[in-house]
FMN riboswitch aptamer (RFN element), 160 nucleotides, folded computationally.
RNA sequence: UAGAAUCUUCAGGGCAAGGUGAAAUUCCUGACCGGCAGUGAUAGCUACGUCUUAAGUCUGCGAGCCGAAAGGCAGAUACGGUGUGAUUCCGUAACCGACGGUAACCUGAUUACGACCGAAAAAUGGUUGGAUCAGGAAGUCCGGAUGAAAGAAGAUAUGU
Numbered sequence: 001u002a003g004a005a006u007c008u009u010c011a012g013g014g015c016a017a018g019g020u021g022a023a024a025u026u027c028c029u030g031a032c033c034g035g036c037a038g039u040g041a042u043a044g045c046u047a048c049g050u051c052u053u054a055a056g057u058c059u060g061c062g063a064g065c066c067g068a069a070a071g072g073c074a075g076a077u078a079c080g081g082u083g084u085g086a087u088u089c090c091g092u093a094a095c096c097g098a099c100g101g102u103a104a105c106c107u108g109a110u111u112a113c114g115a116c117c118g119a120a121a122a123a124u125g126g127u128u129g130g131a132u133c134a135g136g137a138a139g140u141c142c143g144g145a146u147g148a149a150a151g152a153a154g155a156u157a158u159g160u
Base pairs, nucleotide, nucleotide: 005156006155007154008153009152010151017029018028019027031140032139033097034096035061036060037059038058043052044051045049056095057094064073065072066071077093078092079091080090081089099143100142101141105136106135107134108133109132110131111130113129114128115127116126117125
């Protein structure tokens, strides 16, 4: 210096403020967050280096879900600028976020319930509210999780 081995430690953030209401971090206005590795024209310097730093939306990986297993599923960016070169820089405007739980929101159905419309009247019908039932609904709350893990750092001993 390089390779392989064993072990240890570490390894995810976020609804401020306000509105409605009996009740909402779930609805509304708005706010906030961005795992790991790679790439990378950014930035930094006593050190210009095999240095440090730089992507939620590019390439992969992890967590998660389905399955007895094999295996499968798995989100999101445009425009303008500079430039030889940028989905990474600068500016502007967008978009996305596992599973289970909760639910004042949404959809549908039901009704010996209420109100209204229409009608001469009754019935039928229509609109709407209530109740009941079914389905959906939180990136940020609660839970699995004092878990697991992409990986990062370090230690030990060994060989060349």